[in-house]
RNA sequence: GGAGUCCACUGGGGGCGCUUGUAAAAGCUGAGAUAAGGACACAGUCCUUGGUCCCUUAGAACCUGAUCUGGUUAAUACCAGCGGAGGGAAGUGGAGACGGAUGACU
Numbered sequence: 001g002g003a004g005u006c007c008a009c010u011g012g013g014g015g016c017g018c019u020u021g022u023a024a025a026a027g028c029u030g031a032g033a034u035a036a037g038g039a040c041a042c043a044g045u046c047c048u049u050g051g052u053c054c055c056u057u058a059g060a061a062c063c064u065g066a067u068c069u070g071g072u073u074a075a076u077a078c079c080a081g082c083g084g085a086g087g088g089a090a091g092u093g094g095a096g097a098c099g100g101a102u103g104a105c106u
Base pairs, nucleotide, nucleotide: 001098005095006094007093008092009091010090011056012055013054014053015052016051017028018027019026020025034050035049036048037047038046039045040044062087063086064085068081069080070079071078
């Protein structure tokens, strides 16, 4: 000096679905399956605060295309495609494989 590495702090970004049920509740996947309040054009959309989990540019957290296409599932989820296609939130400190320079000693 320092890795497609690890940790901490501060800040920031994002998700909270599917099925049955009048409801209570139960079941599925997953890291995680939201509570209260408010506004409006009240089928629904948006905002605020809190909870929880994840992600933070070396960025597939998450959004858009998308009520997308094929497979699969009770359905979502999942697998493949679309596709590294368009967007998407960062700074500081520490550790550190490894590399380099200089000095001393043998």

Predicted 3D model of a 106-nucleotide RNA (TPP riboswitch aptamer (THI element)) from Alteribacillus persepolensis. Its mean pLDDT, the model's own confidence on a scale to 100, is 76. The source organism's lineage runs through Bacteria, Bacillati, Bacillota, Caryophanales and Alteribacillus.